c-di-GMP-I riboswitch aptamer from Pontibacillus litoralis JSM 072002, 86 nucleotides, folded computationally. The RNAcentral record of the sequence draws on Rfam and Ribocentre. Rfam family: c-di-GMP-I riboswitch aptamer. Rfam links the family to the GO term cyclic-di-GMP binding. NCBI's taxonomy places the organism under Bacteria, Bacillati, Bacillaceae, Pontibacillus, Pontibacillus litoralis. Model confidence (mean pLDDT): 87 of 100. Of the family's consensus pairs, 95% are formed in the model.

RNA sequence: CCCUCAUAAGGGCAAACCUAUUGAAAGAUAGGGACGCAAAGCUACGGGUCUAAAGUGAUGAUUGCGAUGACGGCCGGGCUGCCGAU
Numbered sequence: 001c002c003c004u005c006a007u008a009a010g011g012g013c014a015a016a017c018c019u020a021u022u023g024a025a026a027g028a029u030a031g032g033g034a035c036g037c038a039a040a041g042c043u044a045c046g047g048g049u050c051u052a053a054a055g056u057g058a059u060g061a062u063u064g065c066g067a068u069g070a071c072g073g074c075c076g077g078g079c080u081g082c083c084g085a086u
Stems, first nucleotide, its partner, number of pairs: 005084001012037002017032006035073001041079003045076003048071003055065004
């Protein structure tokens, strides 16, 4: 220095839910709040999932298709980081 991740120390993040804002929605942002997380730090490259506006087809009510939208706390990849046993 690299891989793995045990024990402690210093700590870090923050699910559901509530409030406000924003968005067509999924969701996101801020505050509160902790289910959990050794990368639950960053990143839409690959897979997967969610929503379905514009558009488009059928249509009696309505409904199908539809990412260029979203999810990194779905998985993999890439980049970066704290401690230090094996």